Context: one part of a larger RNA
RNA sequence: CGUUGAAAUUUGAGAGGGCCCAUUCCUAGUACGAGAGGACCGGAAUGGACGCACCACUAGUGUACCAGUUGUUCUGCCAAGGGCAUUGCUGGGUAGCUACGUGCGGUUUGGAUAAACGCUGAAAGCAUCUAAGCGUGAAGCCGUCCUCAAGAUUAGAUUUCUUAGGAUCCUGGGAGAUGACCAGGUUGAUAGGCGCUAGGUGUAAGAUUGGUGACAAUUUUAGCCAAGGCGUACUAAUAUUCCGUUUG
Numbered sequence: 001c002g003u004u005g006a007a008a009u010u011u012g013a014g015a016g017g018g019c020c021c022a023u024u025c026c027u028a029g030u031a032c033g034a035g036a037g038g039a040c041c042g043g044a045a046u047g048g049a050c051g052c053a054c055c056a057c058u059a060g061u062g063u064a065c066c067a068g069u070u071g072u073u074c075u076g077c078c079a080a081g082g083g084c085a086u087u088g089c090u091g092g093g094u095a096g097c098u099a100c101g102u103g104c105g106g107u108u109u110g111g112a113u114a115a116a117c118g119c120u121g122a123a124a125g126c127a128u129c130u131a132a133g134c135g136u137g138a139a140g141c142c143g144u145c146c147u148c149a150a151g152a153u154u155a156g157a158u159u160u161c162u163u164a165g166g167a168u169c170c171u172g173g174g175a176g177a178u179g180a181c182c183a184g185g186u187u188g189a190u191a192g193g194c195g196c197u198a199g200g201u202g203u204a205a206g207a208u209u210g211g212u213g214a215c216a217a218u219u220u221u222a223g224c225c226a227a228g229g230c231g232u233a234c235u236a237a238u239a240u241u242c243c244g245u246u247u248g
Base pairs, nucleotide, nucleotide: 001151005161006160007159008158009157010156014148015147016146017145020048021047022046023045024044025043026042032037050105051104052103053102054101058099059098060097061096065092066091067090068089069088070085071084072083073082074081075080109143110142111141116136117135118134119133165243166242167241169185170184171183172182173181190236191235192234193232194231195230196229197228199225200224201223206219207218208217209216210215
C1' cells in the first nucleotide's frame, strides 16, 4: 500500500517439523537340530541418542543481597563507616536465565505402492502373477500428530457495532536492538514508594557484664536485604491533540 468501515473469532490452499535405535524378560530352552545351538509370529519392561517445554526437586550463575577478612586513604580522634585494590579476596545466596535437573514425545492406524508373493486369464486348445481385470505387501510415499499460514491479488468465512474504531503521549514488562507485541492510563493496582510476608545472610549498632588484654557473653533466631507474593492511590500515568467518520 492492497484486501473499499471497524473489532473479535476462525477455515486451511500451501509450507515446515517429527517419524530413531538398542537391551532384557515372557511365549520357550518350544518349533528346528544327532548334538552344539536356537527362532519366526505375538506380548511386556527398561535404556541410549535426539527433540519440545519448564524451574517444584538437584545443581550452576546471580558485578546495586548478606556476612567475614587484608592493605591503604578519607570522614578531626576512639568506635563505626565510605572509596580503591579483578566484584580486592573469601563464604553463602532471592528473582530471572540455565542443565548436570524435571516432565513429555516419536502412538494409533487409513490409503496408494516397491521388491516379492498370488487369483482369474488368453495371445499360444496346454502352461503362464499380465496382455484386459483383481488382490497381499515395507522403517520408505500420501495422510493421521505438532507448528506457521488469506499478499491464498482466487486477498476467504462467521459474529457483533454503525460512529464506531485507532493513534500520538504517558506508567510499565510476561515483550523487546528500534519498530512491534502485551498489561495499564484516576470509572486506575501499570510502575515507584509504603505495609505485611516468602526467602537470603547469620545474631547489627549502641549499651551492660566478665577478662590486664586480644576477646567472649547478654540484650538478639538479631540487624540488613535486589528482581518474588499479597495489599495500599502517597507519587507518576493530567489536560488536550490527531487520524478516521466509508458505502449511502